[in-house]
Molecule: c-di-AMP riboswitch aptamer (ydaO/yuaA leader)
Organism: Actinorhabdospora filicis
């Protein structure tokens, strides 16, 4: 002197997932605020007839297509797209990155009163203003 790994502390990132109180057997319950998401009038909207198949919905950005393995719907694999992210904001131009997963349970268009829940989870960093620049605004 470098590299790893763990701990606190603290700044960011994605998301709604954050602050504040009370009460406690100190392990937890609960309350409001902020936010987030379902239910649910009226007008709209849907709503002709046969036949086959075939439920149909919801958080979320994460739809949808095309090729390839397979007997093959599964399932895996490439390649793209709808859309979404990327360190105070807001527009342009690049760059990098994501296109998951789950939940209800035959049931719900949209929706005022009103009525039900949810506040996780997973990562980075260590002063470097952090995806580059250019323009604005806006703050010190």
């Nucleotide at each position: 002197g470098u590299u790893c790994g763990g701990g606190u502390g603290c700044c960011g990132c994605u998301g709604a997932a954050u602050c504040a109180c009370u009460c406690c057997u100190c392990g937890g319950a609960g309350u409001g605020a902020a936010u987030c998401g379902g239910g649910g009038a009226a007008c709209c909207a849907c709503c002709g007839a046969g036949u086959a198949u075939u439920g149909g919905g919801g958080u979320g950005a994460a739809u949808c297509c095309g090729c390839g393995c397979u007997c093959a719907u599964c399932g895996c694999g490439c390649g793209g797209u709808a859309g979404g992210g990327c360190g105070a904001c807001u527009u342009c131009c690049g760059g990098c990155c994501c296109g998951a997963a789950c939940c209800c349970g035959u049931c719900a268009g949209c929706u005022a009163a009103c009525c039900c829940g949810g506040u996780a989870a997973g990562c980075g960093g260590c002063u470097u203003g952090a995806u580059g620049g250019a323009a604005g605004a806006a703050a010190g």